[in-house]
Molecule: c-di-GMP-I riboswitch aptamer
RNA sequence: AUAGUAUAAAAGCAAACCUGUUGAAAGACAGGGACGCAAAGCCAUGGGCCUAAGCAGCAUACGCUGUAAGGCAGCCGGUUGUAUUG
Numbered sequence: 001a002u003a004g005u006a007u008a009a010a011a012g013c014a015a016a017c018c019u020g021u022u023g024a025a026a027g028a029c030a031g032g033g034a035c036g037c038a039a040a041g042c043c044a045u046g047g048g049c050c051u052a053a054g055c056a057g058c059a060u061a062c063g064c065u066g067u068a069a070g071g072c073a074g075c076c077g078g079u080u081g082u083a084u085u086g
Stems, first nucleotide, its partner, number of pairs: 002086005012037002017032006035074001041079003046076002048072003054067005
């Protein structure tokens, strides 16, 4: 440098759900809790997904449609990195 593995031990993260705060929502944060994770570390100017306050169009009574400048890294991807084997 490259390919594989991560069973045990040690260390780490923490889904659903519950409570509180926050937000228009999606979601986020804190505490509890563990489904899982060898990158479940980091990156939202790559693809994908969620939401639609505001804005635009239609309707003009409720509303409907589109749209990210709001989010998701535990979807793919990029990047750095741990142990061990070849």